A computed fold for a 74-nucleotide RNA from a Promethearchaeati archaeon, annotated as transfer RNA. The same sequence occurs in records of 2 taxa. Lineage of the source: Archaea > Promethearchaeati. Rfam family: tRNA. The family's RNA type in Rfam is transfer RNA.
RNA sequence: GCACGUAUAGUCUAGUGGUAGGACUGCAGCCUCCCACGCUGCUGACCCGGGUUCGAGUCCCGGUGCGUGCACCA
Numbered sequence: 001g002c003a004c005g006u007a008u009a010g011u012c013u014a015g016u017g018g019u020a021g022g023a024c025u026g027c028a029g030c031c032u033c034c035c036a037c038g039c040u041g042c043u044g045a046c047c048c049g050g051g052u053u054c055g056a057g058u059c060c061c062g063g064u065g066c067g068u069g070c071a072c073c074a
Base pairs, nucleotide, nucleotide: 001070002069003068004067005066006065007064010024011023012022013021018054026042027041028040029039030038047063048062049061050060051059
């Protein structure tokens, strides 16, 4: 340099173009003599810019980061 894949919460992960879900963590409450475990509730996310569409996390284009392969380089 070229090609392919990938990007969703602090971490991991689901998501046929139609309300963004789950687990762990965190916070609050219950429980307990206290802690832990357990139970209940709450908070929190679509990498960036554009396009298509009535509607985009999802489709298209570009960018950026990461990964893989190939090529180049004395």